[in-house]
Context: one part of a larger RNA
RNA sequence: CCCUCGCUAAGGAACUCGGCAAAAUAACCCCGUAACUUAGGGAGAAGGGGAUCCUGAGCAAUCAGGACGCAGUGAAGAGGCCCAAGCGACUGUUUACCAAAAACACAGGAGCCUGCUAACUCGCAAGAGGAUGUAUAGGCUCUGACGCCUGCCCGGUGCCGGAAGGUUAAUAGGAGGAGUUAGCCGCAAGGCAAAGCCCUGAAUUGAAGCCCCGGUAAACGGCGGCCGUAACUAUAACGGUCCUAAGGUAGCGAAAUUCCUUGUCGGGCAAGUUCCGACCUGCACGAAUGGCGUAACGAUUUGGGCGCUGUCUCGGCGAGGGACUCG
Numbered sequence: 001c002c003c004u005c006g007c008u009a010a011g012g013a014a015c016u017c018g019g020c021a022a023a024a025u026a027a028c029c030c031c032g033u034a035a036c037u038u039a040g041g042g043a044g045a046a047g048g049g050g051a052u053c054c055u056g057a058g059c060a061a062u063c064a065g066g067a068c069g070c071a072g073u074g075a076a077g078a079g080g081c082c083c084a085a086g087c088g089a090c091u092g093u094u095u096a097c098c099a100a101a102a103a104c105a106c107a108g109g110a111g112c113c114u115g116c117u118a119a120c121u122c123g124c125a126a127g128a129g130g131a132u133g134u135a136u137a138g139g140c141u142c143u144g145a146c147g148c149c150u151g152c153c154c155g156g157u158g159c160c161g162g163a164a165g166g167u168u169a170a171u172a173g174g175a176g177g178a179g180u181u182a183g184c185c186g187c188a189a190g191g192c193a194a195a196g197c198c199c200u201g202a203a204u205u206g207a208a209g210c211c212c213c214g215g216u217a218a219a220c221g222g223c224g225g226c227c228g229u230a231a232c233u234a235u236a237a238c239g240g241u242c243c244u245a246a247g248g249u250a251g252c253g254a255a256a257u258u259c260c261u262u263g264u265c266g267g268g269c270a271a272g273u274u275c276c277g278a279c280c281u282g283c284a285c286g287a288a289u290g291g292c293g294u295a296a297c298g299a300u301u302u303g304g305g306c307g308c309u310g311u312c313u314c315g316g317c318g319a320g321g322g323a324c325u326c327g
Stems, first nucleotide, its partner, number of pairs: 001322008010313002014311001019308001028050004036041001038145001052067006068072001080306007087298002092104002108143007120129003146293004151223003156220002158216005165211003172204001176200002179197002183192003224242005251285001252282001263279005
């Protein structure tokens, strides 16, 4: 010096990204216990007190009086607590070996599909699952307790419905054309050419689909700009204009979202880029890719406080085991 451990004056988080680590709290009995709340809870809230031994009384629990020590759950084992905020309702689940979470799941909500040889899944098939179930059932997708709610847009994309018209394949059809050559013409070179065979092939026929017409957003998604205006100023309830399928409603808002930004004001501190409460100028919240709340819950995240301490001021001492030397 390293590891593990014990003690430490005064101070007590000044340490540090951060109280990380350590210290502290502690079982049991009694008293007592706030906001809030889904009336269950919150609660072991918080905060206090008791405990040993002797004598007496009493059946006893226990009570009274007394005794000793620094100390009586005399050793050991045995919650630290509170306030505010974010996220997720909750118990659960997860990256076997760097992540346990605000991620996944979840009851609950919703949409779509499915009439049974169901839809759907596996399989080339036979077949099997679904299910020895039958729409209060089953499959898929989204959302995620509960409370209050969930606005506008169907132009695009998707899906559903429609079938008049347009387009449209194979097929059917076979106009027309090509090849071949019996034959015909020609002195010849060559030309023409029936039937048959064969190649090609126009019109016409022809479904779904697409175009088209509707519907549908808890389907994928989307939810404006400029200019002017009130008797201080400022602002603009109001007006004009352009564009759109429609121009963001309620609620929330510098937010797990705010660039400018340590926004501004207030709170807390002597001092606060964090935190809490507001404001709204939302770069770029917003309603089941759910919005806003919410008691309880959490090895969750953030800020604050009490207690407590070797985290620190700032070190020191000690124990055991290493390191080092000899063997």
A computed fold for a 327-nucleotide part of an RNA from a soil metagenome, annotated as large-subunit ribosomal RNA, domain IV. Its mean pLDDT, the model's own confidence on a scale to 100, is 89. The RNAcentral record of the full RNA draws on MGnify.